Predicted 3D model of a 149-nucleotide RNA (c-di-AMP riboswitch aptamer (ydaO/yuaA leader)) from Halobacillus alkaliphilus.
The coordinates come from a structure-prediction model, not an experiment, and the mean pLDDT is 79.
RNA sequence: AAAUCUUAAUCGCUUAAUUCCGACAUGGAAGCGGAGGAACCAGUUUUUACGUGGUCAAAACCACUUGGGGUGAAUCCAUAGCAAUGGCAGGGCGACUCUUUAUCCCCGAACCCGACAGCUAACUCCGUAAGCGUCUAGAGAGAGGAUGG
Repeated sequence: AAAUCUUAAUCGCUUAAUUCCGACAUGGAAGCGGAGGAACCAGUUUUUACGUGGUCAAAACCACUUGGGGUGAAUCCAUAGCAAUGGCAGGGCGACUCUUUAUCCCCGAACCCGACAGCUAACUCCGUAAGCGUCUAGAGAGAGGAUGG
């Protein structure tokens, strides 16, 4: 001097996932985020019937997930030995903030509900975790700082 690893702090990034109070709790509040839930509208049915198993014939109840639905950017297509590969909808970053153009590099998952939910005022319920470490330009608007007068 360089490289790698670990720890701590500051700063920053994905995300709704932050702040405050507290008797530090099976807590509370604010902020942010999600779900259920009228009329109208939309949609379906008109007999039987309305996923599978258990229970007792059915309902209730219990379990399951192939139907359906939800959170999320994360959906779809092709090839294939069903591993994986390529691409697409869509999404994110490149350090003052926002908008926009271009460009590089990334992501394009996972989970939940449990036969069931359209929209939806009032109303009801729920979440506030986890994981990381980037340093490109142009234009416009704004904020802030320094120097000089």